[in-house]
Predicted 3D model of a 103-nucleotide RNA (SAM riboswitch aptamer (S box leader)) from Bacillus gobiensis. The prediction has a mean pLDDT of 84. Taxonomically the source falls in Bacillus (Bacteria, Bacillati, Bacilli, Bacillaceae). RNAcentral holds the sequence, with entries from Rfam and Ribocentre.
Formats: sequence, C1' cells, structure tokens
RNA sequence: UUCUUAUCCAGAGAGACUGAGGGACAGGCCCAAUGAAGUCUCGGCAACGGGUUUAUGACACCGUGCCAAUUCCUGCAAAUGCUUCUGCAUUGGAAGAUGAGAA
Repeated sequence: UUCUUAUCCAGAGAGACUGAGGGACAGGCCCAAUGAAGUCUCGGCAACGGGUUUAUGACACCGUGCCAAUUCCUGCAAAUGCUUCUGCAUUGGAAGAUGAGAA
C1' cells in the first nucleotide's frame, strides 16, 4: 500500500514550547490570537486484540486506538414513506476512521 472482516447516536483535557490554521475530500456549517495544527509532559476514556477475574460484566496490566460538535451534516440509490412538487424523513450504500487477520 492492497484485500477480508467487525464496529462507528456512548466515553474522555490540563500545562509547556510554538504561532495560523483546523474539522479526510467537495459543498455547507462550525472551531481558532480567550491560541489552530504540530511537538513534549502529565492526566483521562475504554472501541478492538491479548491478559486477569468472582465472567451478558469488571480491571486499564500488555499491544493498538481515542479525548469539540453522531464519522459535525450532506454527498449515491431507477430504495421506501410523506409532500405545499420544492423538499423532508427513514433505510441501505459509497467514502472515511479504528481494530483484527491476510498478501
């Protein structure tokens, strides 16, 4: 990097350095000098694999992961329902993220 598979309406931030961007992409809408992104320190959460256990659960020990907003919302459907015919809602999908396995 690619493939397979499970999950994605729950949960969880302070300080230091630094200084303008960030929320994957596009549109929207947000966050941001009352400090974005990044790095470091400490803390926290508990999604997945392992471990332990008094086992539908708990622990946070090991490997990952995560700590604004549902994956922030939408994106596609010759799917369904409603409709003032413009759209709205629901469902499924796509894309993305994370784990596990494989090449």